[in-house]
Context: one part of a larger RNA
């Protein structure tokens, strides 16, 4: 000098930030991911019209279901990880990519089901079984089909699976809205943008009181698997591979942009913000999907908690708030989708504890105030005193002035683009009024180190960062007066330079 600080004493205001560093300990409650009726059938309901009075049609609203997209983003945490995890520079002739953009081609004709619904049944529940019925942008054949995929051949190539051509085989599709125009979709390609997978060079901790390590181990051939290379996996073959330029083992640790310090070199650190990674009670697994081995999805095992009719079930805050526990220590079970951004939707819109705000905390930084000027050879009181006086001290009183802040009254935003729409907020800010009014402490005073006397105490009580003070005159303990320093803070402790 610095801090995500804590502790003691003290505390007026504002702006901007920051706020479980410990138990990746356990969690009550609410909320945090939905949306689309312009994909589809139905149920209920309101209104209008028609009605043979049974009902039917249209429009709107609500509801669960089928279907689509989103739930792989956003948000949290740092456990694990010494690793191509990260950083940086490259490679991919070894790869993928929903939505978006550009360009090309197509969208023909059929079929069988199944939720919902109705009925029956089982179960305490969670849930489940059977029968019957129905729709689709759900599912399945057929047709067409290449510049697509695969095989063969030819040519080119910067030669691993790249490009072009020939040939054979194979593979598509869905509709909805609108009077219409048309729009939104659907299928198959080529390219792009953005995103990702994999590989490589180099770089960044400690211990040698860890010196040898290794059997899928190292390589090959063939295969499996993947979007894709690969001992990733498997069969067979060979006997290799790594290591004092530190293998192997142990300890510690998320990495980085950066942050702190320092003249720099360097050292230490990695909170907030941003990028990447990893994780989601502990462990394992796959499914769906363009994308996951998936925080608020599924299955299994384990520990724990809860319900139970004892047969069986339910759950996962390292999301936002909040609770308990731990701890020196870390906040509201707040408001709003107005803005920015995200999901869905043609749109209206719905959802959004992302976010924007407000609340609490001197936790930090910055700014402001607690008044200004005048005022005595100097009140009172306190303290000291050589008893003369000195000091507190222009300090106060008193006079004049001001009104930041505060309080009262009035006005009142920008942030909104985009017609409507502002949580913040009657806030900021502006105007008027009142009145010095509402506002100072903490630490130190032996030397280092700026600031001294008195009394009390008597190696006691105590102080202390180092040196050291205290045993009867203590500037070092305690109190008081005075003084010095900093100031809404001041000290102490801890940590780093």
């Nucleotide at each position: 000098g610095a801090c995500g600080a804590a502790c003691g004493c003290u505390g007026g205001c504002g702006g901007c930030g920051c706020g479980c560093c410990u138990u990746a300990c356990g969690c009550a409650u609410g909320c945090a991911a939905g949306u689309c009726g312009a994909a589809c059938g139905g149920a209920g309901u309101a209104c209008a019209c028609c009605u043979u009075c049974g009902g039917g049609u249209g429009u709107g609203c609500u509801c669960a279901g089928u279907g689509g997209c989103a739930g792989a983003c956003g948000g949290g945490u740092g456990a694990g990880u010494a690793a191509c995890a990260c950083g940086u520079a490259g490679g991919u002739a070894a790869c993928c990519u929903g939505c978006c953009c550009a360009c090309g081609a197509g969208u023909g004709g059929g079929g069988a089901a199944u939720a919902a619904c109705u009925c029956u049944c089982c179960g305490a529940a969670a849930g489940g079984a059977g029968a019957g019925u129905u729709a689709a942008u759900a599912c399945c054949g057929c047709a067409u089909g290449a510049c697509g995929u695969c095989g063969u051949c030819u040519c080119g190539g910067a030669c691993u699976g790249c490009g072009a051509g020939a040939u054979g085989a194979c593979c598509a599709a869905a509709g909805c809205a609108g009077c219409a125009a048309u729009g939104c979709g659907c299928u198959u390609g080529u390219g792009g943008a953005g995103g990702g997978g994999c590989c490589u060079g180099c770089g960044g901790c400690c211990c040698a009181u860890c010196a040898g390590c290794u059997a899928g181990u190292u390589g090959g051939c063939g295969g499996g698997g993947u979007a894709a290379u690969g001992g990733c996996c498997c069969a067979c073959c060979a006997a290799g591979g790594c290591u004092a330029c530190g293998a192997c083992g142990g300890g510690u640790a998320g990495c980085u942009g950066g942050u702190c310090u320092g003249a720099g070199a360097g050292g230490a650190c990695g909170a907030c913000c941003a990028g990447c990674c990893a994780c989601a009670a502990g462990g394992g697994g796959a499914c769906u999907g363009a994308g996951a081995c998936a925080c608020g999805g599924c299955c299994c095992c384990u520990a724990c908690u809860c319900c139970u009719a004892c047969g069986g079930g339910a759950g996962g805050c390292a999301g936002c708030a909040g609770c308990g526990a731990g701890g020196a220590a870390u906040c509201u079970u707040g408001g709003g989708c107005a803005a920015u951004g995200g999901g869905c939707g043609a749109a209206a819109g719905c959802c959004u504890g992302a976010c924007c705000c407000a609340g609490c905390g001197a936790c930090g930084c910055c700014g402001c105030g607690u008044g200004g000027a005048g005022g005595a050879c100097g009140a009172a009181g306190g303290c000291c005193u050589u008893c003369g006086g000195g000091u507190u001290g222009u300090a106060a009183a008193c006079u004049c002035c001001u009104u930041u802040u505060g309080c009262c009254g009035g006005g009142g935003a920008a942030g909104a683009a985009c017609a409507c729409u502002g949580a913040c907020g009657g806030u900021a800010c502006c105007c008027g009024g009142c009145g010095a009014a509402u506002a100072a402490g903490c630490c130190a005073c032996g030397g280092c180190u700026a600031a001294c006397u008195a009394c009390g105490u008597g190696c006691c009580a105590g102080c202390a960062g180092c040196c050291g003070c205290g045993g009867u005159a203590a500037u070092a303990c305690g109190u008081a007066g005075g003084u010095g320093g900093c100031a809404a803070g001041c000290g102490u402790u801890g940590u780093c330079c």